[in-house]
RNA sequence: GCGGCAGUGGUCUAGCCUGGUCUAGGACACAGGCUUGCCGAGCCUGUAGCGCGGGUUCGAAUCCCGCCUGCCGCACCA
Repeated sequence: GCGGCAGUGGUCUAGCCUGGUCUAGGACACAGGCUUGCCGAGCCUGUAGCGCGGGUUCGAAUCCCGCCUGCCGCACCA
């Protein structure tokens, strides 16, 4: 340099293909409450996220373009 894959709360992950009750779901963690003699477990509620920029569209996590980061393969290599 070329190609492929990936990037979503504090952590892990679904959703992307096929745009639309997605003002983004689940688990863990955290905070509060209920329950319990206490702890734990269980139940309820809450906090918090789409790598960056642009485009298309009535509407973008999703499609298109550029960039950044990580991983893998190939190429180059005095």
This is a predicted structure of a 78-nucleotide RNA (transfer RNA) from an uncultured archaeon.
The sequence was found in a public genome assembly.